Molecule: transfer RNA
Organism: Candidatus Opimibacter skivensis
RNA sequence: GGGCCCAUAGCUCAUUCGGUUAGAGCAUUUGACUCAUAAUCAAGAGGUGCCUGGUUCGAUUCCAGGUGGGCCCA
Numbered sequence: 001g002g003g004c005c006c007a008u009a010g011c012u013c014a015u016u017c018g019g020u021u022a023g024a025g026c027a028u029u030u031g032a033c034u035c036a037u038a039a040u041c042a043a044g045a046g047g048u049g050c051c052u053g054g055u056u057c058g059a060u061u062c063c064a065g066g067u068g069g070g071c072c073c074a
Stems, first nucleotide, its partner, number of pairs: 001073007010026004019057001028044005050066005
């Protein structure tokens, strides 16, 4: 320098053709249970879907550029 892949909650990951309010596990908060703690149960909170722009009635999803990370080639 070239090619390919990835970026979504604090962490690890889903989300079928573009379509109503983006979910799960763990973690965290509150409550229940217990003499107490853990475990368990119930409820809650938590999101710029990496950034900028484009297409569209409508974009996490499609397109272009950028940023960061990984792999391969030179």